The part of an RNA shown here (small-subunit ribosomal RNA, 3' major domain) has 477 nucleotides and comes from an uncultured rumen bacterium. The prediction has a mean pLDDT of 83.
[in-house]
Context: one part of a larger RNA
């Protein structure tokens, strides 16, 4: 220099504290060890591995295992012969690839051959999800969206360094003033981009209906209208600009006012120099290094879903601020052609039947829930709770035994609020309800978005834990 301190000052952060919900008991879901097993394919390993890769394992997937098959090969490119076709369809034969036999059948041409496709033969060679992520590249978490990482020239120092970067204030910030042997500059902050909040202007259909007319059992349905909502193009606003104290007359703080919004208005993308031989050779590329009748490939069943247990992450509950019944309200953001699939009709249902419309501001999924109203139940292992189980249905899809998902009856487990511990959140945020997409043929309690309702609490920095400046001290580099 730097790192490290159960050293010191200073200053942040749901860090603690203040509060509010949770985990950790109970049953399932779902990744992990673990043990089984022919095989339960690999990888991920405190935080920064565990609903993690995987936005979807019944076959395919697939990387694993038995069994059976092929050897220039399931792909690619060359040479040399042979056929004309190649697809395709039939049959035998099998678990099925693998074999093996029949129908069908090319163009173009100077008739040499060319193009295409198939078959055989050497071989060059292709193939590896086979090792190394401690040979790499690209990628990516992490510290951290933390305020810091550095350069030139000058000056100091024998040097290694310094110094700018410290100091006095002040910020969310190495932000920004002032002072200084330092002037400047670059990469980070900030800004610029994106969307939300409020105006104004244009446009006016598939969206809109005020006021005008028409209609109807009802509906923006019509005729029109361009006021209003929206929509999607441009602008305008918000910068401490103003007013008042404070403070070195500064950089800023504090209060105020107008305003839709106030001091970065909220959210988003945006991750510095580098750190942890961090994480990938199984997205992808890649050196070496290993396999070549197998570590390569095809295929049929089975495994990736096992189950004495251990952990992480969730869902549903344990009620009465509640279950259940009835009638009945008000979203946002999305998706739809091999697609959504309305209206009608069938079924207690799942669904099923027929079939308008719609490549969608037009038609559809599509019913928001929760919340208000009425009604019942009366504190109970219950009109909680829903696991598991019997029956009987119903979708996908060549198959749902291994091993989907849904519906009806029936059955009716544990669970009376959780031990040490432990997490998340400061506002439209916590908690709650619902809806949507991806992936997908079928299958989310996960994952990514959407909006409805909508809180408590912040005395403070003593202490835990992370980090940043500065100093000091060192048995560390």
């Nucleotide at each position: 220099u730097g790192a490290c301190g159960g050293g010191g000052a200073c200053c942040c952060g749901c860090a603690c504290a203040a509060g509010c919900g949770g985990u950790g008991g109970a049953g399932c879901a779902u990744g992990u060890g673990g043990u089984u097993u022919a095989a339960u394919u690999c990888g991920a390993a405190g935080c920064a591995a565990c609903g993690c890769g995987a936005a979807g394992a019944a076959c395919c997937u697939u990387a694993c295992c038995a069994a059976g098959g092929c050897u220039u090969g399931a792909c690619a490119u060359c040479u040399c012969c042979c056929u004309g076709a190649c697809c395709g369809c039939u049959c035998c034969u099998u678990a099925a690839u693998c074999g093996g036999a029949g129908c069908u059948u090319c163009u173009c041409u100077u008739c040499g051959g060319a193009g295409c496709a198939g078959g055989g033969a050497a071989g060059a060679c292709a193939g590896g999800u086979g090792g190394u992520g401690c040979a790499u590249g690209g990628u990516u978490g992490u510290c951290g969206u933390c305020a810091g990482c550095u350069c030139g020239u000058g000056u100091c120092g024998u040097g290694a360094g310094a110094u700018g970067u410290u100091g006095g204030g002040u910020u969310a910030a190495g932000u920004c003033c002032c002072g200084c042997a330092a002037c400047g500059a670059g990469c980070g902050c900030a800004a610029c981009c994106c969307u939300u909040a409020c105006c104004c202007c244009a446009a006016g259909u598939a969206g809109c209906c005020a006021g005008c007319a028409a209609g109807u059992g009802a509906u923006g349905u019509u005729g029109g209208g361009a006021a209003c909502u929206c929509u999607u193009a441009g602008g305008g606003g918000a910068c401490u600009g103003c007013c008042g104290g404070g403070g070195a007359c500064a950089a800023c703080c504090c209060g105020g006012a107008g305003g839709a919004a106030g001091g970065u208005g909220g959210g988003g993308a945006u991750g510095a120099c580098g750190u942890c031989a961090a994480a990938u050779c199984a997205u992808c590329a890649u050196g070496c290094c290993c396999c070549u009748u197998a570590u390569g490939u095809c295929u049929u069943g089975g495994g990736c879903u096992a189950c004495a247990c251990a952990c992480g992450u969730g869902c549903u509950a344990c009620a009465a601020u509640g279950g259940c019944g009835c009638a009945a309200a008000c979203a946002a953001a999305g998706g739809g052609a091999a697609g959504c699939g309305a209206a009608g009709g069938a079924g207690c249902g799942a669904u099923c039947c027929c079939u308008a419309g719609c490549a969608a501001a037009u038609c559809u999924c599509a019913a928001a829930a929760a919340a208000g109203g009425c009604g019942u139940c009366c504190c109970a292992g219950u009109u909680c709770g829903g696991a598991c189980u019997g029956c009987a249905g119903g979708c996908u899809g060549c198959a749902a035994c291994c091993c989907g998902c849904c519906u009806g009856c029936a059955c009716g487990a544990a669970g009376u609020u959780g031990g040490a511990a432990u997490c998340g959140c400061u506002a439209g945020u916590a908690a709650u309800c619902g809806c949507g997409a991806a992936u997908c043929a079928g299958c989310a309690u996960g994952u990514c978005g959407c909006g409805g309702u909508g809180a408590a609490u912040a005395c403070g920095u003593u202490c835990c834990c992370g980090g940043g400046u500065c100093u000091u001290g060192u048995a560390c580099a």